The RNA shown here (c-di-GMP-I riboswitch aptamer) has 101 nucleotides and comes from a Chloroflexota bacterium.
NCBI's taxonomy places the organism under Bacteria, Bacillati, Chloroflexota.
Rfam family: c-di-GMP-I riboswitch aptamer. Its family is annotated with cyclic-di-GMP binding in the Gene Ontology.
[in-house]
RNA sequence: UUGCGAGAAAGGCAAACCACGGGAAAUCGUGGGACGCAAAGCUACGGGCCUAAGUCCACCCCAGUCAGAAGUGGGGGUGAUAUGGUUGCCGGGCUACCGAA
Numbered sequence: 001u002u003g004c005g006a007g008a009a010a011g012g013c014a015a016a017c018c019a020c021g022g023g024a025a026a027u028c029g030u031g032g033g034a035c036g037c038a039a040a041g042c043u044a045c046g047g048g049c050c051u052a053a054g055u056c057c058a059c060c061c062c063a064g065u066c067a068g069a070a071g072u073g074g075g076g077g078u079g080a081u082a083u084g085g086u087u088g089c090c091g092g093g094c095u096a097c098c099g100a101a
Base pairs, nucleotide, nucleotide: 004099005098012037013036017032018031019030020029021028022027035088041094042093043092045091046090047089048086049085050084054081055080056079059076060075061074062073063072
């Protein structure tokens, strides 16, 4: 230096859950709390996964019209979609404490 990871030492992080706050949601922040973690440190770069506010498509209802259709406006539901998330899903990149075998 590279690899490796001890019922080693010193330290570190903190799942679920709870409280408060942010957010449409997924989820995030802070505090409490520890299931776990040798990169559970940083980075959404690739894949996966989660969500769907907005947008788009089809459909339905209402208004409007003398009436019908188209178009327009409003509402509803389903579907698609990340520009939103997740690094404690995996991979890549960057950085790092300790030292038995």